Model confidence (mean pLDDT): 84 of 100. Predicted 3D model of a 1392-nucleotide RNA (small-subunit ribosomal RNA) from an uncultured bacterium. Its Rfam family is "Bacterial small subunit ribosomal RNA". The RNAcentral record of the sequence draws on ENA.

[in-house]
RNA sequence: AGAGUUUGAUCCUGGCUCAGGAUGAACGCUGGCGGCGUGCUUAACACAUGCAAGUCGAACGAAGCACUUUACCACGAUUCCUUCGGGAUGACGGUUUAGUGACUGAGUGGCGGACGGGUGAGUAACGCGUGGGGAACCUGCCCCAUACCGGGGGAUAACAGCCGGAAACGGCUGCUAAUACCGCAUAAGCGCACAGUACCGCAUGGUACGGUGUGAAAAACUCCGGUGGUAUGGGAUGGACCCGCGUCUGAUUAGCCAGUUGGCGGGGUAACGGCCCACCAAAGCGACGAUCAGUAGCCGGCCUGGGAGGGCGACCGGCCACAUUGGGACUGAGACACGGCCCAGACUCCUACGGGAGGCAGCAGUGGGGAAUAUUGCACAAUGGGGGAAACCCUGAUGCAGCGACGCCGCGUGAGUGAGGAAGUAUUUCGGUAUGUAAAGCUCUAUCAGCAGGGAAGAAGAAAUGACGGUACCUGACUAAGAAGCCCCGGCUAACUACGUGCCAGCAGCCGCGGUAAUACGAAGGGGGCGAGCGUUGUUCGGAAUUACUGGGCGUAAAGGGUGUGUAGGUGGACGUGUAAGAUAGCGGUGAAAUGCCGGAGCUCAACUUCGGAAUUGCCAUUAUAACUAUGCGUCUAGAAUUAUAGAGAGGAUAGCGGAAUACCCAGUGUAGAGGUGAAAUUCGUAGAUAUUGGGUAGAACACCAGUGGCGAAGGCGGCUAUCUGGCUAUAUAUUGACACUGAGGCACGAAAGCAUGGGGAUCAAACAGGAUUAGAUACCCUGGUAGUCCAUGCCGUAAACGAUGAAUGCUGGUUGUCGGACGAAUGUUCGGUGACGAAGUUAACGCGAUAAGCAUUCCGCCUGGGGAGUACGGCCGCAAGGUUAAAACUCAAAGGAAUUGACGGGGACCCGCACAAGCGGUGGAGCAUGUGGUUUAAUUCGAUGCAACGCGAAGAACCUUACCAACUCUUGACAUCCUCAUCGGGGAGGACAGAGAUGUCUUCUUUCAGUUAGGCUGGAUGAGUGACAGAUGCUGCAUGGCUGUCGUCAGCUCGUGUCGUGAGAUGUUGGGUUAAGUCCCGCAACGAGCGCAACCCCUGCUACCAGUUGCCAUCAGGUAACGCUGGGCACUCUGGUAGGACUGCCGGUGACAAGCCGGAGGAAGGUGGGGAUGACGUCAAGUCAUCAUGGCUCUUACGAGUUGGGCUACACACGUGCUACAAUGGCACCUACAGAGGGAAGCGAGAUCGCGAGGUCGAGCGAAUCUUAAAAAGGUGUCUCAGUUCAGAUUGUACUCUGCAACUCGAGUACAUGAAGUUGGAAUCGCUAGUAAUCGCGGAUCAGCAUGCCGCGGUGAAUACGUUCCCGGGUCUUGCACACACCGCCCGUCA
Repeated sequence: AGAGUUUGAUCCUGGCUCAGGAUGAACGCUGGCGGCGUGCUUAACACAUGCAAGUCGAACGAAGCACUUUACCACGAUUCCUUCGGGAUGACGGUUUAGUGACUGAGUGGCGGACGGGUGAGUAACGCGUGGGGAACCUGCCCCAUACCGGGGGAUAACAGCCGGAAACGGCUGCUAAUACCGCAUAAGCGCACAGUACCGCAUGGUACGGUGUGAAAAACUCCGGUGGUAUGGGAUGGACCCGCGUCUGAUUAGCCAGUUGGCGGGGUAACGGCCCACCAAAGCGACGAUCAGUAGCCGGCCUGGGAGGGCGACCGGCCACAUUGGGACUGAGACACGGCCCAGACUCCUACGGGAGGCAGCAGUGGGGAAUAUUGCACAAUGGGGGAAACCCUGAUGCAGCGACGCCGCGUGAGUGAGGAAGUAUUUCGGUAUGUAAAGCUCUAUCAGCAGGGAAGAAGAAAUGACGGUACCUGACUAAGAAGCCCCGGCUAACUACGUGCCAGCAGCCGCGGUAAUACGAAGGGGGCGAGCGUUGUUCGGAAUUACUGGGCGUAAAGGGUGUGUAGGUGGACGUGUAAGAUAGCGGUGAAAUGCCGGAGCUCAACUUCGGAAUUGCCAUUAUAACUAUGCGUCUAGAAUUAUAGAGAGGAUAGCGGAAUACCCAGUGUAGAGGUGAAAUUCGUAGAUAUUGGGUAGAACACCAGUGGCGAAGGCGGCUAUCUGGCUAUAUAUUGACACUGAGGCACGAAAGCAUGGGGAUCAAACAGGAUUAGAUACCCUGGUAGUCCAUGCCGUAAACGAUGAAUGCUGGUUGUCGGACGAAUGUUCGGUGACGAAGUUAACGCGAUAAGCAUUCCGCCUGGGGAGUACGGCCGCAAGGUUAAAACUCAAAGGAAUUGACGGGGACCCGCACAAGCGGUGGAGCAUGUGGUUUAAUUCGAUGCAACGCGAAGAACCUUACCAACUCUUGACAUCCUCAUCGGGGAGGACAGAGAUGUCUUCUUUCAGUUAGGCUGGAUGAGUGACAGAUGCUGCAUGGCUGUCGUCAGCUCGUGUCGUGAGAUGUUGGGUUAAGUCCCGCAACGAGCGCAACCCCUGCUACCAGUUGCCAUCAGGUAACGCUGGGCACUCUGGUAGGACUGCCGGUGACAAGCCGGAGGAAGGUGGGGAUGACGUCAAGUCAUCAUGGCUCUUACGAGUUGGGCUACACACGUGCUACAAUGGCACCUACAGAGGGAAGCGAGAUCGCGAGGUCGAGCGAAUCUUAAAAAGGUGUCUCAGUUCAGAUUGUACUCUGCAACUCGAGUACAUGAAGUUGGAAUCGCUAGUAAUCGCGGAUCAGCAUGCCGCGGUGAAUACGUUCCCGGGUCUUGCACACACCGCCCGUCA
């Protein structure tokens, strides 16, 4: 930083999509360790259980307990002494006095429960942010200062007794204390009231001072150190209030408000205030968006972005609000109070049914909801908070731990060496290649995890005190061991192959992939990316300049309001002078901390933490400046306006007048039609039409003039006259002095159609009727015809209301028309309009270009992908029709503009072709032949299917061919190469048997392999075996090569360089002529070139030369019945070689002095002489896998191979191509001439002979200019005389011939007999322009035989072409286009 996607391609517009970042995330697959963070976004849903706010005995009374103590009791243990009588001791225990206690729990009292912690429901607000204000306030604990603490009183809880209640709890009587409560005294100071002085301010006022009157205090405890209390002032901290500015969306929410707005006076509050109340006034807010509705806690910041912005408001920090829902106050310094009270509601729980209890949006935890979010943990050790003098107590704040890859950061899963490039796997052209130094192997190391040993800091201030934690960290030993996945690989986007699948299964973010060779599906090998993660999904910013402030547009892509007038608003000419609101600069305050940035520091690094700095673009105060904007004052005339003098005009309104035309009415003349159309009919007319003449009536519109002429704001305006009236232009006499421009709303005007009422109604004419057209024709055409069209009044308010171009001002080359004015006139100059072209510039291009779409300024309107839709709903307007304003769901990946190249057009221009026309002959009707379709069949093998398949592949299916069918056989095979074994074989000519044959069995005759180093080997052959393989006319011509058809022998198709164009492309190749031709000439931003055209090649037409055998015979000679038959000759014909000849070369005309065209001469031939071969770039996925070749797929005792027989020859039918005819231009009979080009040895076959004949027999000659095929036929003469015939010959019968192993299915031919349809062919359609059509015969290939087909050959030998309007095909230019699979296109509606 961009990319993909609209098109055949291009440029543009424009949407959709992707690559990046982020996340309190979720889901899928996977998962080694640690650090730091983070974790109910949904149900402000409901909550079991435990804990989260207590503390003070140094305020107080009482009780209990422990210890000490005083006194006493004892039926007093024990011990000592004993004269055993007793004496002494006197524990434990009990009662009691006093005291002590770091003891216990309740009560009075104090302080704290207003902090800390949670949540974001509500709130669009002075709630929050920012900056200010007080002359309108409060502040416990804390600090400072000053003054003081004297003396009394009465109660009450606890407690005791009684009573009530299930309980919660309550009542009565009695007792008692205080730092609890209440008077009194005192008053430096304080509050209040009254009058005053000084100073000050910002209006009410404030500060200071003294005077008089008046009011209110206190508490004690003590370890004697102190702590505490009261009053006042100040500070600090915290809070309340007010104000400026900022703070989402909707106008399809436009009016809202009644304590509402203000005042006076009260009340209330800490304090101001309609905060509350009484009275008075009627205000207040609002397009600068009130009210209403929806959504939302706000901010520091977080994410993104280059920035401006956009999105968000988790964690951390500040503020606010809330605590089950709603309301209320109490206490207090502070609350209208999360773990306080009262009331009401819902819910849950207890209950003895009377009544009670509760509030996790504290920490854990549960249910529920949800895609989804953790432990009913440890500790007060640290930091902080509450209480206390303190010890200390409390603290789910907090510090830690646990769970979750949820995020960020770090580390590891090993390192080196190692080529037989192992095995395996994948692929392969089978050679190899890849995985891959990867593995194994060898050497080494130990981070993490595991084991063992040691072991902190965090603790302050000497000691003591650690939840975390035996944690971090350090050391040692030990093993490469325990630790890699996920996504992707068609393009965008890095990364490719084989297989499977076969529009199926599936993929897909967009374009799109998949219908048998898928780099896009699935799985595999390989590769790419990231890595303890990787993908997907959601959201958000970016890319998107795709809402454009930075930074877009509106002629045709979406977009200028139909037009004017004008309100608010916005903007605004020149000069001077002041002010300082905006602006600019300096300085000051603030902009919390954290975050971010820069530079350091601390955890091994990093994340993280921490220190310092800069920044915080903002707001406020203050000072300065005065160019610009603003504003005050004064002036000016260039903008604007008025006046004056001229002028043009379909500008508007009203009234009157006019002629032409039309229709109707009356009358005359007049007779059969008129009218209408492509052609007709409906219609009118003998009851007199149309036509024509005269007269009359009515309504509407105004020919010519008339013109990209005029006027008007637009819509629009057209006979003439008059009246009233708006605007415009020029000139420059005077005046005003910025009075201007634009213009949301508003108001006015606004074609046609339509609506209402009343007139009018000639023409025209929706609807409607009839006639035509048509498959139909609710249309186009015709005949009629009603609303309407006209007038008046009122409504409607829209049009492709268009220049598809808003208004205004200034500036920026020219050329040429035209309207009006001025300059005396003017070819001219100038002002104002209206057109054409065009420069710079501009535009995506087209185009625009002083009448801008150029360069600038001001204001308004409008646009943001296509469809849905200018539709629905709502509002407003309307009598209605409807208009205006104006969405969403859903759906598509486009829709669109301009231009380019083609193709196409029942568009245009030009040109060509047997394309039409003019002719000649056919086809289509008949019979037959042949091919095809269809049907049939065991099979009727396959292919070819508009032209461009159909007498085509097939230049020849009885077997073979043959690919098809039936039956019978073979399986390394009918054919090729290789391997193993055996044998030296075997080959040729036969024969017999079985069989349909292939084949199988047996057998006769003949010939006995080659090279050699002499070993055997090699070659060769046969047999057997085995597997590699053979084989396939099996599929795919849409996987292919090659070959071919076709447009079309049409004149086209391209390239290089240059030039033009943003580009696709254009130019050249277009234009003017000309040609068969892109053939040639001229011109030209083109100049050249290539493939095509033409020519070069072959045949043919003329001549010359050379050469003469098998050809020829003029002259000479010989010979015959006759003949080049013989000698001879090469003159001629001919043969086949070499040359010549034709080039618009010559002449005339024409054309542009060209190319050329027309005519002529000469010439065998004249304008490419005639014919052939030759087929540009390409089109048709044209044809062919069955000529051949070939990828892939398929079959492998068969889809291969062999054999016999059958079939390809079928037959209700349809079509194509032909033959023969229908007859007299003919049939039949007879007669006798003239070709060319070919063929010939398993051949052509003379001649002779036999047969009616096909043909048979014998057979000369000839491998051919020698022999032969071979008769050419149309021709001529005669006859027939128009008939289904002396036409025609199908069909059939009989008898034959030939070929061939074999003519049954299924050949050709002959003779005799039979003698069908057919009498010139409907619609339609084919060929041909000269040696052509037509007609006549001849030959050849294939071939044993079989031609009406095909390919050739010659004989006879026409007609017609005015011409290019039309049909078909083609070429060039041009035009339109929404087509590009290209009109057999695209596409609309209905129905299914």